[in-house]
A computed fold for a 483-nucleotide part of an RNA from a metagenome, annotated as small-subunit ribosomal RNA, 3' major domain.
The RNAcentral record of the full RNA draws on SILVA.
Rfam family: Bacterial small subunit ribosomal RNA. Gene Ontology terms of the family: structural constituent of ribosome and ribosome.
Context: one part of a larger RNA
RNA sequence: UAACGGGGGCCCGCACAAGCGGAGGAGCAUGUGGCUUAAUUCGAUGCAACGCGAAGAACCUUACCAGGGCUUGACAUAUACCUGCAAGCCCCCUGAAAGGGGGGCCGCCUUCGAGGGUGGUAUACAGGUGCUGCAUGGCUGUCGUCAGUUCGUGCCGUGAGGUGUUGGGUUAAGUCCCGUAACGAACGCAACCCUUGUGACUAGUUGCCACCGGCGGUGAUGAGCCGCCGAGCACUCUAGUCAGACUGCCCGUACAAGCGGGAGGAAGGUGGGGAUGACGUCAAGUCAGUAUGGCCCUUACGCCCUGGGCUGCACACGUGCUACAAUGGACGGUACAAUGGGAUGCAAUACCGCGAGGUGGAGCAAAUCCGUAAAACCGUCCCCAGUUCGGAUUGAAGUCUGCAACUCGACUUCAUGAAGUUGGAUUCGCUAGUAACGGCGCAUCAGCUACGGCGCCGUGAAUACGUUCCCGGGCCUUGUACA
Numbered sequence: 001u002a003a004c005g006g007g008g009g010c011c012c013g014c015a016c017a018a019g020c021g022g023a024g025g026a027g028c029a030u031g032u033g034g035c036u037u038a039a040u041u042c043g044a045u046g047c048a049a050c051g052c053g054a055a056g057a058a059c060c061u062u063a064c065c066a067g068g069g070c071u072u073g074a075c076a077u078a079u080a081c082c083u084g085c086a087a088g089c090c091c092c093c094u095g096a097a098a099g100g101g102g103g104g105c106c107g108c109c110u111u112c113g114a115g116g117g118u119g120g121u122a123u124a125c126a127g128g129u130g131c132u133g134c135a136u137g138g139c140u141g142u143c144g145u146c147a148g149u150u151c152g153u154g155c156c157g158u159g160a161g162g163u164g165u166u167g168g169g170u171u172a173a174g175u176c177c178c179g180u181a182a183c184g185a186a187c188g189c190a191a192c193c194c195u196u197g198u199g200a201c202u203a204g205u206u207g208c209c210a211c212c213g214g215c216g217g218u219g220a221u222g223a224g225c226c227g228c229c230g231a232g233c234a235c236u237c238u239a240g241u242c243a244g245a246c247u248g249c250c251c252g253u254a255c256a257a258g259c260g261g262g263a264g265g266a267a268g269g270u271g272g273g274g275a276u277g278a279c280g281u282c283a284a285g286u287c288a289g290u291a292u293g294g295c296c297c298u299u300a301c302g303c304c305c306u307g308g309g310c311u312g313c314a315c316a317c318g319u320g321c322u323a324c325a326a327u328g329g330a331c332g333g334u335a336c337a338a339u340g341g342g343a344u345g346c347a348a349u350a351c352c353g354c355g356a357g358g359u360g361g362a363g364c365a366a367a368u369c370c371g372u373a374a375a376a377c378c379g380u381c382c383c384c385a386g387u388u389c390g391g392a393u394u395g396a397a398g399u400c401u402g403c404a405a406c407u408c409g410a411c412u413u414c415a416u417g418a419a420g421u422u423g424g425a426u427u428c429g430c431u432a433g434u435a436a437c438g439g440c441g442c443a444u445c446a447g448c449u450a451c452g453g454c455g456c457c458g459u460g461a462a463u464a465c466g467u468u469c470c471c472g473g474g475c476c477u478u479g480u481a482c483a
Stems, first nucleotide, its partner, number of pairs: 001483001003480003007477007015467002019430005026322008034313002042053002064308007073125001077124006084118002088105007108116002127297002130295003136291001138286003141282001143280001148187006154163003167178003193274004198243007207233002212230007246268001249262005324423001328382006341370002345364002350359003389420001394415007436459007
């Protein structure tokens, strides 16, 4: 100097407490361990592995296994030689295919040099998801969006080093103020960036429809209501520019920084959310994303194909979904969104089917066309039961995608109706438009095991006395047989 302490002081955080909802019990989905297997490819392993790499394992993917094949190779560059002149397409035999063998059709440019191109042979070489993340780059996780980490000069110390960065206040903050052998500075903090909340201006098409005009329907040739068109840009909205918030103003307190209260204001003391991650720690993770040193394989550890496996199942754990019901279930009626997506695509009206879906195709490269929001609300039934709760499992019949749904897809209809009556010890998330509940969209994608992930909107709470205790962290100080 650091680290550590079941030492001390101060402070913070959904850390505890106060609350709300879960997990742990059940069924299923998914990942992992284990077991099994010809193979169940590989990696990730306390927090920080386990709905993780995987934003899509039927074939492909695919790296694994069995079998069948190829050997300058599926792919790149170069040289030499040879051959038909292309390339390509078609047919036959064998075969599971790949591969092997045979035949036919058409027949390129040209400076007429067999030059380019293509095929074959040969050699250099290709190739390797083979090993090493403890040889590496790059990227990432974590402490932690915690408030820290350092430097120059000066001063102190024999030196390691100290000071600055400690102290008194204050802050979300090494934020700021005061003091001070220190004075300054850098990386962090904050601000600058994006988004959201208010207003103004500019611009009105594909957006909007208040006033005005016209037409049609319903009313009584009326009023009113509904629809369409014109006109218009008022409003909503869209998207560009600006304004606005700074403790600026007032009161109290304080030496100051600041703190408490108030006014005005759409917004008040960082307004809400995001992006942004200092010096470093864990020889943390990744050689399987790519790159790359070294080592290893080279008729195989490379490459192609068919089939299987990654989906196996006495079991154990993690993460989720659905429930156990009446704040509910069923049936009928009836409102209100936003994000986003669409050309081998999204698909309306119509018709067929109980339905999944089918036929068909208007419109739309989209503020123009496409698409039921659901919970909520209104009414009726159920009357506390393993039930009109719950939906696993199984049988049958189907639909769709795809060369192909046996291993191993999703969905529909009918039938079947299991466990489950609120879950032990223990444990997780969350402080406001949050939790909880409800639906919708997208990526991947032929289809889908999505209940996952990432977003969007609707409904919309409770509680925080406080910091004694648990966990993690920051600063000062103290002890140490540790470095």